A computed fold for a 1520-nucleotide RNA from a metagenome, annotated as small-subunit ribosomal RNA. It matches the Rfam family "Bacterial small subunit ribosomal RNA". Gene Ontology terms of the family: structural constituent of ribosome and ribosome.

RNA sequence: AGAGUUUGAUCCUGGCUCAGAACGAACGCUGGCGGAGUGCUUAAUACAUGCAAGUCGAGCGAGAAAGCAUUCUUCGGAGUGUGAGUAGAGCGGCGAACGGGUGAGUAACACGUAAGCAACCUACCCUUAAAUCUGGAAUAACCUUUCUAACGAGGGGCUAAUGCCGGAUGUGAUCAGUUUUCUUCAUGGAUUUCUGAUUAAAGGUGACCUCUAUUUAUAAGUUACUGUUUAAGGAUGGGCUUGCGUACCAUUAGUUUGUUGGUAGGGUAAUGGCCUACCAAGACUACGAUGGUUAGCCGACCUGAGAGGGUGAUCGGCCACAUUGAGACUGAGAUACGGCCCAGACUCCUACGGGAGGCAGCAGUAGGGAAUUUUGCGCAAUGGACGAAAGUCUGACGCAGCAACUCCGCGUGAGGGAUGAAUGUCUUCGGAUUGUAAACCUCUGUUGAUAGGGAAGAAAAGGCUUGUAGCUAAUAUCUGCAGGCUCUGACGGUACCUGUCUAGAAAGCUCCGGCUAACUACGUGCCAGCAGCCGCGGUAAUACGUAGGGAGCAAGCGUUGUUCGGAAUCACUGGGCGUAAAGAGAGCGUAGGCGGAAGAGUAAGUUAGAAGUGAAAUGUACCGGCUCAACCGGUAAUCUGCUUUUAAUACUGCUUUUCUUGAGUAUUGGAGAGGUAGAUGGAAUUCCAGGUGUAGCGGUGGAAUGCGUAGAUAUCUGGAAGAACACCAGUUGCGAAGGCGGUCUACUGGCCAAAUACUGACGCUGAGGCUCGAAAGCUAGGGGAGCGAACAGGAUUAGAUACCCUGGUAGUCCUAGCCGUAAACGAUGGAUACUAGAUGCUGGGGGCGUUAUGCUUUCAGUGUCGCAGCUAACGCAUUAAGUAUCCCGCCUGGGGAGUACGCUCGCAAGAGUGAAACUCAAAGGAAUUGACGGGGGCCCGCACAAGCGGUGGAGCAUGUGCUUUAAUUCGAUGCAACGCGAAGAACCUUACCUGGUCUUGACAUGGGAGUGAAAGUCUCUAGAGAUAGAGGCCUUUCCCUCGGGAACACUCUACACAGGUGCUGCAUGGUUGUCGUCAGCUCGUGUCGUGAGAUGUUGGGUUAAGUCCCGCAACGAGCGCAACCCCUGUCCUUAGUUGCCAUCAGGUAAUGCUGGGAACUCUAAGGAGACUGCCUGGAUUAACCAGGAGGAAGGUGGGGAUGACGUCAAAUCCUCAUGGCCCUUACGACCAGGGCUAGACACGUGCUACAAUGGGCGGUACAGAGGGAUGCAAAGUCGCGAGGCCAAGCUAAUCCCUUAAAACCGUUCUCAGUUCGGAUAGGAGUCUGCAAUUCGACUCCUUGAAGUUGGAAUCGCUAGUAAUCGCGGAUCAGCAUGCCGCGGUGAAUACGUUCCCGGGCCUUGUACACACCGCCCGUCAAGCCAUGAAAGAUGGUAGAGCCCGAAGUCGUUUCUCUAACCGCAAGGAAGAAAACGCCUAAGGUAAGACCGUUGAUUGGGGCUAAGUCGUAACAAGGUA
Repeated sequence: AGAGUUUGAUCCUGGCUCAGAACGAACGCUGGCGGAGUGCUUAAUACAUGCAAGUCGAGCGAGAAAGCAUUCUUCGGAGUGUGAGUAGAGCGGCGAACGGGUGAGUAACACGUAAGCAACCUACCCUUAAAUCUGGAAUAACCUUUCUAACGAGGGGCUAAUGCCGGAUGUGAUCAGUUUUCUUCAUGGAUUUCUGAUUAAAGGUGACCUCUAUUUAUAAGUUACUGUUUAAGGAUGGGCUUGCGUACCAUUAGUUUGUUGGUAGGGUAAUGGCCUACCAAGACUACGAUGGUUAGCCGACCUGAGAGGGUGAUCGGCCACAUUGAGACUGAGAUACGGCCCAGACUCCUACGGGAGGCAGCAGUAGGGAAUUUUGCGCAAUGGACGAAAGUCUGACGCAGCAACUCCGCGUGAGGGAUGAAUGUCUUCGGAUUGUAAACCUCUGUUGAUAGGGAAGAAAAGGCUUGUAGCUAAUAUCUGCAGGCUCUGACGGUACCUGUCUAGAAAGCUCCGGCUAACUACGUGCCAGCAGCCGCGGUAAUACGUAGGGAGCAAGCGUUGUUCGGAAUCACUGGGCGUAAAGAGAGCGUAGGCGGAAGAGUAAGUUAGAAGUGAAAUGUACCGGCUCAACCGGUAAUCUGCUUUUAAUACUGCUUUUCUUGAGUAUUGGAGAGGUAGAUGGAAUUCCAGGUGUAGCGGUGGAAUGCGUAGAUAUCUGGAAGAACACCAGUUGCGAAGGCGGUCUACUGGCCAAAUACUGACGCUGAGGCUCGAAAGCUAGGGGAGCGAACAGGAUUAGAUACCCUGGUAGUCCUAGCCGUAAACGAUGGAUACUAGAUGCUGGGGGCGUUAUGCUUUCAGUGUCGCAGCUAACGCAUUAAGUAUCCCGCCUGGGGAGUACGCUCGCAAGAGUGAAACUCAAAGGAAUUGACGGGGGCCCGCACAAGCGGUGGAGCAUGUGCUUUAAUUCGAUGCAACGCGAAGAACCUUACCUGGUCUUGACAUGGGAGUGAAAGUCUCUAGAGAUAGAGGCCUUUCCCUCGGGAACACUCUACACAGGUGCUGCAUGGUUGUCGUCAGCUCGUGUCGUGAGAUGUUGGGUUAAGUCCCGCAACGAGCGCAACCCCUGUCCUUAGUUGCCAUCAGGUAAUGCUGGGAACUCUAAGGAGACUGCCUGGAUUAACCAGGAGGAAGGUGGGGAUGACGUCAAAUCCUCAUGGCCCUUACGACCAGGGCUAGACACGUGCUACAAUGGGCGGUACAGAGGGAUGCAAAGUCGCGAGGCCAAGCUAAUCCCUUAAAACCGUUCUCAGUUCGGAUAGGAGUCUGCAAUUCGACUCCUUGAAGUUGGAAUCGCUAGUAAUCGCGGAUCAGCAUGCCGCGGUGAAUACGUUCCCGGGCCUUGUACACACCGCCCGUCAAGCCAUGAAAGAUGGUAGAGCCCGAAGUCGUUUCUCUAACCGCAAGGAAGAAAACGCCUAAGGUAAGACCGUUGAUUGGGGCUAAGUCGUAACAAGGUA
């Protein structure tokens, strides 16, 4: 510090997710030790048991017992001493208000921080001053007695005090009057003089004898300490008040009657409506009152770079609470956790009368929960209460126990050790890996075990004692200081140290597709499962499960939950709003925010200094202590804050004086569809009346509905009505926006220019608020020509509730009033300033001027282009989306949803405001490359057109589908399957079916044993054959030491294995088809772009061509095109047999037949030739095109071979090869027979025809290219013929196949189902072959079907082509209408590119990218989920009304009672108690409010591989 995820790819926006850290955690697996911490987050639920607050005899009275010792004894016991002034209880004092727990309540002066109290209190402690005098009456304990189950209560009697109550004194204090000085922001405060009134006390302990008294020693004496009282001050702790800060909701907007203030009184320690009476009518609130929800606050803790965000466990400060609610008492302090009274709930005891209780103290129990410990030890330390002290008490605290809950440290060994052992796993079978890992050798001993040491450290106080100082009369006593001695340890025989012993006792967890470090095998087969996100799994899963290996962390490792981070994803630091979410429809304007120039003052903000505070702990730095660390200690800085004060005065604020440039006013002009009202005009439409006139009109893609013979449409005349204003008219004008368009008039708003004058910041924006606001819609009344939702009819269509047509009502128009919304758009809020220009248009002004329809300049407005800059890009660009300032509005993933609920507005329709549950991992913007379009442009092709001939109709052949079958083997299926694989199924082939057989096999390799034969060949038997059996012939080769060995072959046997035309062409190689012989497909460098990409390759021409030329940010290059190759067309050279024969010679009936020739043809090798080379014209001086010459050939001469990058998961596992899977007495192998040849039917490809350009018969002529020794076969001969017999020649330029046919000549037929056509059928044959029945071909005789040129539709062909004619070959025993070749004869047409099809290039739109066979919308049907409404039902909360009203304070009263004081007494004062009154908790009652839960039924929403109906959107999406 980032990463993954939207796309084919890219950039951006934007959400989701991950990596980090943390935790009072929990769960899963695992678990050695130690140290330091931490441990009910839930039920403030209920609690058994024990403990948690007592202490003081130096305040007081009283005061045991056991035991022991001793005396007496009647032996029963009694007494004395000790125990002991002890225990326990009581009066009294102090404490119990601290310490400890919890976080329910509380949104508050509760908390934090800073101040104030001149409005207050403070026990114990400290300092100072003064005092501590003198009396009295009771009462508990105790004794006795009564009641009671208990708790407890009552009566009588005695007694003490530092308990209680009088009197005195008054330093003082308080109050009243008087007086002095000083001072505060104010009420006031402090101080001082005098007078008067009121007002205190308690003793205890020790020591001593100087004084006094007895006089021993003690005391009423002295002294010390301590206590008490009054007062002042301090310290500490509290109380009250105030500024600032302190959660969310406005779908909570108004709240309040003691409420706000005053006067008087009461009350309090003290201010105050704190309380009461009276008076006034205030007080709070958009800077958020009131209400609702949630919550203890802070120091701090976690995270973060910080700013922030989250939290408020442990430790510390404050607050609140103590079973729930209310109340007071005591006290310095409480409205009191371990006190009291009352009410409620609950629990316990009970003799039923009544009582007792409060763990949110420490342990512990139950319950709840995912979850949180021991009913431990000790007061040794620290701290606290009491005490003079010893000391007692202390679940505070110190320790121990439990828990990997957290942090930190240590260990589980170290070194050597290769045969790289074994095992496991993988494997290409070679090996690799586990792995120096182990074994083995040498060591060490942390931890552990054991033995010993260790009263270490943690401790200072205290006690005793010595010295010294103070007090004093004093050397007592006491106190302070210094020294010595002594006592005390829960932890704990612990920490630590030492000896001995053994590598012995100590490693797991998660992960391994990417993010993210780490890979293989097997199993599974969209199953089981995984998953944080993207996503894995449908037979080769690095993603599931297991194993091996590896990675990470480690006594832990993972998971879950939560918080912060990453997230600049609420943006103060630090975001945005044209198109991604986002500018309010527009203006006016309130509060608020912001605001021109100059001077002066002030000092609120601001800046600087100083002071106080910001507790400690924490955090940071340094230093130090535990062996290190965690942990702990010390020092420093920090604590960014607040308050006070001093100073500064630039900026802001405030006050004041000025200014004119912002703003405004006046004057003179100007333009305009600006607004409102009234008047008025013509054209058109429709209607009405009349005339003319006749059969149609109208409407559409085409029609029909409709109108018309009752006279339409058309045309002419006249009239009526309503609405809108052609041309002008223009990215012209005006207006804030909506919007505004004939003409005239009236009234009226705004704007612009020019020149002066005036006011003097009067300005900008604008939450709420108010006003305006298209169309549609609503209310009332008019109006209604045209148009026209709804509706009706006609069409279209599968349907057509639409698009089209004919009609047509609301409405559209006017008046008055509502509504308040629009893609109300420039999808761009307003204002101001600045920042290159160019060029139009509108309005006004100035200057020049030759006066032009001129040039130039300026202000205001409105367009286009364009630089810088900005932007994700597109684009914007002085009319900003640039650079800045100010103010307002708005946004924060998609859907749910602008929905629900609530509220406001509205007559309604509806508008405004405006969620959540749930669900998805995307939704989206711009641009790129493709693909596609019922988008556009250019171009090409037998693509169309122009022609010729076919197919589709018939019969037959052949292939396919379908059907049938035991099987009809399999594959190929739009073009690009269908005379295709198959260049040839009677058996074989053959893969299929039926039946019969074999099992190491029909075929290959290897081991063992046997044989030297076997194999082969011939014959026989059984059988359909395979097969089985028998016999005959034959009896191997090499080496040799003659024993044998090797090779070879066969048989037998066991195991490895063979075998498979079984599956997967969607696991593959190879091969092939197709687009397409179309002209394309790419790369390097450079340049442009953030990038995908673009450029090049586009453009202008040209070409068959990305062929070439020109231009150009491109320059080059590659694969394709072309050429090079083969055949053919002309010539030349060479060569001359088997081919040729011009000349010479010979010969024949005739023939190159022979000699010979090498000219010609030909053969087959090498060359030449053609290149737009030449000329003319055109084109850009080009490429190139047109024409011409020459030439055998002319513009690639003709043909062939040659197939770019790629597409179709195209075809083929049945050519071959091959991964994986499957079969193994069978899915392998052999054999016989059958099938692949079936047949109602459909389709494709062909053959033959339908005839006279023909058929039949006769005669005559001319090829090319091939093939031929298990072969081609001449001649001869037989047969009507297929063919047979015999047989020459030929290994082939020699011989044979081999008579080419159409053609030509002659003849016949004469338009007919024929002398056309030949299917079908009968008979007879030939050939091949082991065998022609299923199922061959051919021949002859006979038969003689359909068919008379073929519907819709469709195919081929542009020249030696189509058409037509025959010939040959491969396969092959035989079988050809198919296929592959060969030559003969030999046309017609092409104006042209509008259209169909296919293709290429450019461009455009796109929501497509498995790419239009795409994408995608809505209803309905099914399942699941959350949610709204709903008659009601049910629960909770708060408030207000009424009733009742406990305890209690306060007030009133005095029937009753009473020790202290007064009084002789009566009585009084004072008190108690009771009664009454106010207030009031709980309770009751009735009606509402708010918030939940539930609810038959109902509404929409979301999600869910393959449901139904349509096709709304995306292309002009077929009606933009």